This is a predicted structure of an 81-nucleotide RNA (SAH (S-adenosyl-L-homocysteine) riboswitch aptamer) from a Gammaproteobacteria bacterium.
RNA sequence: GGUUUCGAGAAGCGUUGCAACGGGGCGCCACGCCCCGCCAGGCUCGAAUCCGCGUCCCAUCCACAACGGCGCUUGUAAUUC
Numbered sequence: 001g002g003u004u005u006c007g008a009g010a011a012g013c014g015u016u017g018c019a020a021c022g023g024g025g026c027g028c029c030a031c032g033c034c035c036c037g038c039c040a041g042g043c044u045c046g047a048a049u050c051c052g053c054g055u056c057c058c059a060u061c062c063a064c065a066a067c068g069g070c071g072c073u074u075g076u077a078a079u080u081c
Base pairs, nucleotide, nucleotide: 001051002050004048005047006046007045008044009043010074011073012072013071014070015069018042021037022036023035024034025033026032027031041067
C1' cells in the first nucleotide's frame, strides 16, 4: 500500500440515477457500444486476516473524526421565542 471479514459514523420513508453488478443485443470480439433491470455507506475510521514493499531494534504516550444527490419525517444536543 492492497485483498477479505466484522463493527462504527442517530433512525425511517419517497425519489433521480453515475459507477459496479445481472440479462439481452451489436461490433473491428482488444474490448467497446446500445437497451432493460438493480442501484445514494461504492466513502472514511477502527479491529482482525492474507499478500506485496520498506524498515537496525524495543518501549511508552496521545488521538479517534471528517464526509455521504434531492425532498420529507422522527430522535438526540445546543440556542432563541